RNA sequence: CCGCCCGUAGCUCAACUGGCAGAGCAGCAGCCUUUUAAGCUGACGGUUGAAGGUUCGAUUCCUUCCGGGCGGA
Numbered sequence: 001c002c003g004c005c006c007g008u009a010g011c012u013c014a015a016c017u018g019g020c021a022g023a024g025c026a027g028c029a030g031c032c033u034u035u036u037a038a039g040c041u042g043a044c045g046g047u048u049g050a051a052g053g054u055u056c057g058a059u060u061c062c063u064u065c066c067g068g069g070c071g072g073a
Base pairs, nucleotide, nucleotide: 001072002071003070004069005068006067007066010025011024012023013022019056028042029041030040031039049065050064051063052062053061
């Protein structure tokens, strides 16, 4: 320098080839327990890496940039 993949909640990852952004774990509250742990219940938590474009509508499609990984020269 060129090509490919990835970036979504604090962490690990989904989202069925455009139509309400979810799960598990962690943390918080409650129940249970003499207490802790385990177990059960509930609520909270998001500018979907950034900026534009297409569209009635974008996590999803297009462009550029940023970060990480792999390969080639």
The RNA shown here (transfer RNA) has 73 nucleotides and comes from a Candidatus Colwelliibacteriota bacterium. It matches the Rfam family "tRNA". By type it is a transfer RNA. Taxonomically the source falls in Candidatus Colwelliibacteriota (Bacteria, Bacteria candidate phyla). The prediction has a mean pLDDT of 81.